RNAcentral holds the sequence, with entries from ENA. This is a predicted structure of a 265-nucleotide RNA (Bacterial large signal recognition particle RNA) from a Pseudomonadota bacterium. A source record names the gene ffs.
RNA sequence: UCGUGCUAGAUGGGGAGCUAGCGGUGCCCUGUACCCGCAAUCCGCUAUAGCGGGAUCGAAUCCCCUCCAGAGGUUUCGGGCCUUUGGGGACUGCUCGAGAUAAGCGGUGUUGAGGAUUGGGUCCUGCGCGGCGAAGGCCUGUGAACCCCGCCAGGUCCGAGAGGAAGCAACGGUAAACAGUUUCCUUCGGGUGCCGCAGGGUAGCCUGGUCGGAGCUGGCUGUCUUCGGCAAGCCUGAGGGCAGGGAUCGAAGGAGGGUGCACGG
Numbered sequence: 001u002c003g004u005g006c007u008a009g010a011u012g013g014g015g016a017g018c019u020a021g022c023g024g025u026g027c028c029c030u031g032u033a034c035c036c037g038c039a040a041u042c043c044g045c046u047a048u049a050g051c052g053g054g055a056u057c058g059a060a061u062c063c064c065c066u067c068c069a070g071a072g073g074u075u076u077c078g079g080g081c082c083u084u085u086g087g088g089g090a091c092u093g094c095u096c097g098a099g100a101u102a103a104g105c106g107g108u109g110u111u112g113a114g115g116a117u118u119g120g121g122u123c124c125u126g127c128g129c130g131g132c133g134a135a136g137g138c139c140u141g142u143g144a145a146c147c148c149c150g151c152c153a154g155g156u157c158c159g160a161g162a163g164g165a166a167g168c169a170a171c172g173g174u175a176a177a178c179a180g181u182u183u184c185c186u187u188c189g190g191g192u193g194c195c196g197c198a199g200g201g202u203a204g205c206c207u208g209g210u211c212g213g214a215g216c217u218g219g220c221u222g223u224c225u226u227c228g229g230c231a232a233g234c235c236u237g238a239g240g241g242c243a244g245g246g247a248u249c250g251a252a253g254g255a256g257g258g259u260g261c262a263c264g265g
Stems, first nucleotide, its partner, number of pairs: 001265006009057003012030004020046005034054005063258006072249006080242009091233002093230003097226005103221003106217003115211008123200006129193002132189006139180004148173003156165003
């Protein structure tokens, strides 16, 4: 130095979590790196830290060490930005209601404001008139076979006769009752009336007169005060996310170095 056969070793690693601790199954990140069985209210071990069985490679691109590197994870910075949610309140802001003001707008006013004064109406009571409604009366008509009236044909009765008596129907009238009606009378009633008279009342409203001479109003906007509400800003608590700083663990990758045994040429 070459070949052959072995051995150590390798056949993924890492993070968080769990655990007295170490691994594994499970989750996540890298990435492609054997097979079978066990295993999250767990499975197996003991600082030599998965257990049991099998397979392949095998002294170097693959093993070991050191350095660089840095995917990603965890934690922290009462810090920066964004976002979700609970509580607070009346400082800012917004909004509802009430009051004030009269700056702007509007309305009204010399065809006379506010104010002062005076009369009337609206209001109450009493009396009266009218009207409406109801009832009754009056009026007209119908209306009693008999138990209403008048007059009573016929007929009946008394009488010798003359004459007299009772009396049905018809006729006329009337009672009870029924019907009608313009009008008239009486009584009662009322959310009756541009009604009349008298008395009362006078806060408000309407209206007329007189004095007087320029405002009055508070509808809208604005401003201020007050009451209540909202929580957008604000304070506070609990989360989530993004980027950054610190700490920690750290895969892939890169560089350097190191490392067997036997036989034969």

NCBI's taxonomy places the organism under Bacteria, Pseudomonadati, Pseudomonadota. Its mean pLDDT, the model's own confidence on a scale to 100, is 76. Of the family's consensus pairs, 89% are formed in the model.